[in-house]
RNA sequence: AUGCAGGGUGUUUAGGGUUCCGCCGCAUUGCGGGUCAGGUCCAAGAAACACCACCCGGCCGGCAAAUUCCGGUUAGGCACACGGCGGGGCAAAAUCCCGGGAGAC
Numbered sequence: 001a002u003g004c005a006g007g008g009u010g011u012u013u014a015g016g017g018u019u020c021c022g023c024c025g026c027a028u029u030g031c032g033g034g035u036c037a038g039g040u041c042c043a044a045g046a047a048a049c050a051c052c053a054c055c056c057g058g059c060c061g062g063c064a065a066a067u068u069c070c071g072g073u074u075a076g077g078c079a080c081a082c083g084g085c086g087g088g089g090c091a092a093a094a095u096c097c098c099g100g101g102a103g104a105c
Base pairs, nucleotide, nucleotide: 007052008051009050010049011048012047015042016041020039021038022036023033024032025031026030054077055076057074058073059072060071061070062069080100082103086098087097088096
């Protein structure tokens, strides 16, 4: 200096707002309030769990042949991780998305 297992999905949480429900007020079937704890809702690269994918070794099978190609099975692995401004965004907001981006170390 370059490269990598730096891929994904689901459930949930920290967190987030206010469409709908509830709640509160005015006052009536409507208006206002998230400076309302809550249900629905959104939700993490640097949160949790599960599954798939992936990496690596063993064993087995296929083909004329195999360390090499294709398939099955099984043990193990999947580390580390500071971070704006601004923009996007379902009703809206966010530790959501741009984004493991710019930048820093």

Description
Guanidine-I riboswitch aptamer from Palleronia pontilimi, 105 nucleotides, folded computationally. Its Rfam family is "Guanidine-I riboswitch aptamer". Gene Ontology term of the family: regulation of gene expression. Its mean pLDDT, the model's own confidence on a scale to 100, is 81.